[in-house]
RNA sequence: GGGGCUGUAGCUCAGUUGGUAGAGCGCUUGCAUGGCAUGCAAGAGGUCCGGAGUUCGAUUCUCCGUAGCUCCA
Numbered sequence: 001g002g003g004g005c006u007g008u009a010g011c012u013c014a015g016u017u018g019g020u021a022g023a024g025c026g027c028u029u030g031c032a033u034g035g036c037a038u039g040c041a042a043g044a045g046g047u048c049c050g051g052a053g054u055u056c057g058a059u060u061c062u063c064c065g066u067a068g069c070u071c072c073a
Stems, first nucleotide, its partner, number of pairs: 001072007010025004019056001027043006049065005
């Protein structure tokens, strides 16, 4: 320098021809219990890496940039 893959909640990751963004663990609160454990219920937490384009509508499609992994030189 060139090719490929990945970037979504604190962490690990889903997201089905474009249509209100989710799970597990963790966190907070309540209840049960002798209980800082355990079980149940509820809740908080997101600029979907950044910018532009297409579209009525973009996490999703296109382009550019950027960070990480990987292959080739």
This is a predicted structure of a 73-nucleotide RNA (transfer RNA). RNAcentral holds the sequence, with entries from ENA and Rfam. It matches the Rfam family "tRNA". Rfam classes the family as a transfer RNA.